[in-house]
RNA sequence: AGCGGGCCGGACGGCUGCGGGCACAAGGCGAAAGCCUGUGCGUGAGGAAAGUCCGGGCUCCACAGGGCAAGGAUAACGGGUAACACCCGCCAGGGGCGACCCUCGGACAAGUGCAACAGAGAUAUACCGCCCCGGCUCGCCGGGGUAAGGGUGGAAAGGCGGAGAUAAGCGCCCGCCCGUCGCCUGGAGACAGGUUGACGCUGUAAACUCUAUCCGGAGCAACACCGCGGAGGGACAUACAGGCCGGCCCGGCCGUCCCAUGGAGGUGGCUUGAGCCAUGCGGCAACGCAUGGCCUAGAUAGAUGGCCGUCGAUUACAGAACCCGGCUUACAGGCCCGCU
RNA sequence: GGGACAUAGCUCAGCUGGGAGAGCGCUGCGUUCGCAACGCAGAGGUCGCGGGUUCGAAUCCCGUUGUCUCC
Numbered sequence: 001a002g003c004g005g006g007c008c009g010g011a012c013g014g015c016u017g018c019g020g021g022c023a024c025a026a027g028g029c030g031a032a033a034g035c036c037u038g039u040g041c042g043u044g045a046g047g048a049a050a051g052u053c054c055g056g057g058c059u060c061c062a063c064a065g066g067g068c069a070a071g072g073a074u075a076a077c078g079g080g081u082a083a084c085a086c087c088c089g090c091c092a093g094g095g096g097c098g099a100c101c102c103u104c105g106g107a108c109a110a111g112u113g114c115a116a117c118a119g120a121g122a123u124a125u126a127c128c129g130c131c132c133c134g135g136c137u138c139g140c141c142g143g144g145g146u147a148a149g150g151g152u153g154g155a156a157a158g159g160c161g162g163a164g165a166u167a168a169g170c171g172c173c174c175g176c177c178c179g180u181c182g183c184c185u186g187g188a189g190a191c192a193g194g195u196u197g198a199c200g201c202u203g204u205a206a207a208c209u210c211u212a213u214c215c216g217g218a219g220c221a222a223c224a225c226c227g228c229g230g231a232g233g234g235a236c237a238u239a240c241a242g243g244c245c246g247g248c249c250c251g252g253c254c255g256u257c258c259c260a261u262g263g264a265g266g267u268g269g270c271u272u273g274a275g276c277c278a279u280g281c282g283g284c285a286a287c288g289c290a291u292g293g294c295c296u297a298g299a300u301a302g303a304u305g306g307c308c309g310u311c312g313a314u315u316a317c318a319g320a321a322c323c324c325g326g327c328u329u330a331c332a333g334g335c336c337c338g339c340u
Numbered sequence: 341g342g343g344a345c346a347u348a349g350c351u352c353a354g355c356u357g358g359g360a361g362a363g364c365g366c367u368g369c370g371u372u373c374g375c376a377a378c379g380c381a382g383a384g385g386u387c388g389c390g391g392g393u394u395c396g397a398a399u400c401c402c403g404u405u406g407u408c409u410c411c
Stems, first nucleotide, its partner, number of pairs: 001340008010311007018044002021041004026037004046317001050328002053326005058219004071215005077089004091105001092103004106210002111208002113204003127150002129146008158177005164172001178200004182195005223268004232259005242254004275294008341410006349364004358395001366382005388404005
């Protein structure tokens, strides 16, 4: 000067405020359970809590057996995992002096589509040039052959070199190289190496498509329970009874119980889980196994704030809402390890 | 928990890949005594941003920002 990986992301102390938990009993309410206020102890956001891009758990609905089609997703190979589009290892290709990094990395040799402009011709071709034949006004016209040369283009019939043959030419032939298919050897495999034989086939699948594998739908506002009032059904009562308003009369108003439904509201779901840490073993690694230890937010209008002191420094991105595993994106600054 | 959109100053088209366009607005000239209208000519674009696929991207793919909308 770089490359790769891991970690932290203000620290300590004091005062004060807020959410959840446990305990206490001082006060208030209540028949009680309990609720409110209070006191004490202990606890309280992240590496991304974010985007909602994938994969699951959980719940309900559908199918309750299997298959096909449609639609969608993934894509070298081997492994890890509950699963994945994630991770590890490895292969091929590419970049870098190097540490190392990047790749939506199956198939265009099944079929179809597209390739503007330029160019004669874009998947099949003769514009110039070369050669042959014919014609004539003698340097042009017509016909045929030729992809070696020129020109156009991102791409023009595998590339370079060579001799012979030919009218001129051309993998027509020879040597070397490249690629595909086949065969042999090695490997778990992708693949690598070799080789006689066949072939020379444009590019594009982040175009349709084909091949292989996988996929039921909706989501915690899921879902379950309780439920004042209201409305529905049933049973029992049917007036001289009873209750309420009212000091009394007159007057006015009102059936009781049970069942199911479920608006407001409440409770559960709710945080102990594919959990975290340490050690040992297996494995290159991802990861797995064993032992020991730890408990680490659960609100429902939604809690982490403020002040002071010391150090550091002018403090970034950013705030849980059912929960996990990943990916992606944002991020001041600092520390550690390995390597070139 | 889903869907769509972003293109000239404004409103929009183009998105089965190959020319960046339309209307209104703006500028200049003509017309008119002057203005409007009309006619002719012209200017004006990081196609929201970054990366990729491809010979070639507004269009296809991935990420990201913002806006609108539905349940």
Model confidence (mean pLDDT): 76 of 100. This is a predicted complex of two RNAs, RNase P RNA and transfer RNA, with 411 nucleotides together. It holds a member of the Rfam family "Bacterial RNase P class A". Gene Ontology terms of the family: ribonuclease P activity, dimeric ribonuclease P complex and tRNA processing.